Large-subunit ribosomal RNA, domain V from Hevea brasiliensis, 586 nucleotides, folded computationally. Rfam family: Bacterial large subunit ribosomal RNA. The organism belongs to Hevea, within Eukaryota. Its mean pLDDT, the model's own confidence on a scale to 100, is 84.

[in-house]
Context: one part of a larger RNA
RNA sequence: CCUGCACCUAGACAGAAAGACCCUAUGAAGCUUCACUGUUCCCUGGGAUUGGCUUUGGGCCUUUCUUGUGCAGCUUAGGUGGAAGGUGAAGAAGGCCCCCUUCUGGGGGGGUCUUAGCCAUCAGUGAGAUACCACUCUGGAAGAGCUAGAAUUCUAACCUUGUGUUAGGAGCUACGGGCCAAGGGACAGUCUCAGGUAGACAGUUUCUAUGGGGCGUAGGCCUCCCAAAAGGUAACGAAGGCAUGCAAAGGUUUCCUCGGGCUAGACGAAGAUUGGCCCUCGAGUGCAAAGGCAGAAGGGAGCUUGACUGCAAGACCCACACGUCGAGCAGGGACGAAAGUCGGCCUUAGUGAUCUGACGGUGUUGAGUGGAAGGGUCGUUGCUCAAUGGAUAAAAGUUACUCUAGGGAUAACAGGCUAAUCUUCCCUAAGAGCUCACCUCGACGGGAAGGUUUGGCACCUCGAUGUCGGCUCUUCACCACUUGGGGCUGUAGUAUGUUCCAAGGGUUGGGCUAUUUGCCCAUUCAAGCGGUACGUAAGCUGGGUUCAAAACAUCGUGAGACAGUUUGGUCCAUAUCUGGUGUGGG
Numbered sequence: 001c002c003u004g005c006a007c008c009u010a011g012a013c014a015g016a017a018a019g020a021c022c023c024u025a026u027g028a029a030g031c032u033u034c035a036c037u038g039u040u041c042c043c044u045g046g047g048a049u050u051g052g053c054u055u056u057g058g059g060c061c062u063u064u065c066u067u068g069u070g071c072a073g074c075u076u077a078g079g080u081g082g083a084a085g086g087u088g089a090a091g092a093a094g095g096c097c098c099c100c101u102u103c104u105g106g107g108g109g110g111g112u113c114u115u116a117g118c119c120a121u122c123a124g125u126g127a128g129a130u131a132c133c134a135c136u137c138u139g140g141a142a143g144a145g146c147u148a149g150a151a152u153u154c155u156a157a158c159c160u161u162g163u164g165u166u167a168g169g170a171g172c173u174a175c176g177g178g179c180c181a182a183g184g185g186a187c188a189g190u191c192u193c194a195g196g197u198a199g200a201c202a203g204u205u206u207c208u209a210u211g212g213g214g215c216g217u218a219g220g221c222c223u224c225c226c227a228a229a230a231g232g233u234a235a236c237g238a239a240g241g242c243a244u245g246c247a248a249a250g251g252u253u254u255c256c257u258c259g260g261g262c263u264a265g266a267c268g269a270a271g272a273u274u275g276g277c278c279c280u281c282g283a284g285u286g287c288a289a290a291g292g293c294a295g296a297a298g299g300g301a302g303c304u305u306g307a308c309u310g311c312a313a314g315a316c317c318c319a320c321a322c323g324u325c326g327a328g329c330a331g332g333g334a335c336g337a338a339a340g341u342c343g344g345c346c347u348u349a350g351u352g353a354u355c356u357g358a359c360g361g362u363g364u365u366g367a368g369u370g371g372a373a374g375g376g377u378c379g380u381u382g383c384u385c386a387a388u389g390g391a392u393a394a395a396a397g398u399u400a401c402u403c404u405a406g407g408g409a410u411a412a413c414a415g416g417c418u419a420a421u422c423u424u425c426c427c428u429a430a431g432a433g434c435u436c437a438c439c440u441c442g443a444c445g446g447g448a449a450g451g452u453u454u455g456g457c458a459c460c461u462c463g464a465u466g467u468c469g470g471c472u473c474u475u476c477a478c479c480a481c482u483u484g485g486g487g488c489u490g491u492a493g494u495a496u497g498u499u500c501c502a503a504g505g506g507u508u509g510g511g512c513u514a515u516u517u518g519c520c521c522a523u524u525c526a527a528g529c530g531g532u533a534c535g536u537a538a539g540c541u542g543g544g545u546u547c548a549a550a551a552c553a554u555c556g557u558g559a560g561a562c563a564g565u566u567u568g569g570u571c572c573a574u575a576u577c578u579g580g581u582g583u584g585g586g
Stems, first nucleotide, its partner, number of pairs: 001586008010578003015572001022407004027403002029399004035204005042196008051154002054151003058147003062143005068137001075129001078136005085119003094113008158184005164179003207219003216236001220242004225237001243388001244286001245345002250304007258282001259279006284293002287350001289348003308331004314325003320389001333342003356382007364375002414461001415459001416457003420454001422450006431441002468543001469541003473535001475531002478528001481506003484501005508522005549567004554561002
């Protein structure tokens, strides 16, 4: 060097299982509920099956009758119209009695006595006769009809019961049929139509961004910085605003100058109103900021409605859709002597597409024709559709019982980068050290190193790199715990302090806790700090974390949740290669 055998498992990010954790999907399923929308059970009501007689009270219509008092006035004048006569032995006026009503000297009705008149037109009143007739209003009485209702009751529908009866071959005291009897009874039950109503059941929804996800925050528009002197330009970068206001705060014509400082002047001042001088835009602009604006875009006054209709050459900005500016033309106007200016406001925010509904107009369309409905078209209007280019008119949760597709596009372990944090060292030396910066300690600062902490990033790995601690076993570093050798000392000695060289050897046994750590006990020369995938699970264990069961506290309406607690809870494997140990052969 080649090649065996028996063993060990450090490695082959070994094998096994398209990771169960995490995230994503306009994926799925189970479950929950005061998510949404439905269905069923159930409740209530109308109609049908469904009929009879009473009583009661409501409404409507109709017949007869009655009722009606402001003041004045013969008087208790409902309204309007017609009307000069009406009525009376079929009993007028009047007297007496009774009833009803009343505004109490009134009105209406009935009986009786008597027997022939009575009331109008005429004067007063806004209005003249219940003298008479017709229609009618307010309140009331009586009667007839129709109709919804309520209550009681009846029996014949309908329901229930019968060890009543009957049945022809037997039996029917098995169910059932016929007949009969009893009890309910127009209820109940059933059908149908509405309203209400149970996660009992069903189908679904439950946004996105995000230095993983969740929690938080944000989502449209305006101003400034970032933004690198055209324009544009990102971030969960740094600051703020808006979801309007104004009939004048618009148009036009015309006039004016603010603010601050100094100073003078009764009350009177820092500050009211007045004068002078100086600064020159520091004031003001409805509101944020920026850019503007002094005979103004700021502050007044006069007249007004251009905060117009039909348009528009041409540009800006732009993926699109939007958005912005606009001379000029026509109509009819406002202001101004006129030239002219005016299609809102100093400018940039003050917002919402489409569908659909509504309102107004319309020389439009009109399903045989004429119309109409409906549509079109012009104008207007209804959305914190604010997740603001708006998925629907209409929508929340939970899953540790879970599942699928994927992702190292994205988290938890480990590695990597970084080194804020951490550890170690150095520089300077204010100061402490009786004096004396440097025996020793060393502030404020500055410079390095390391890669053991907590982090940041998300680069390999999600078709799997098994996670804390312990046991076992290895190796390395030195920033040295002990043992060895030196220097300095605020080193007398002993014992220390600090520092240099040095990694050869060593670095304990117990109690509590799953513990690493930590505290304690007893020793020791000493009981070092770290790396090794926080060394080591194809070596062991499985106490803890981290499945399914269960309980407590707390949270939640609930399903359930909980870096809160508690009990329980399957650790596979015959070693191919590399590596290693032992032992052979060539």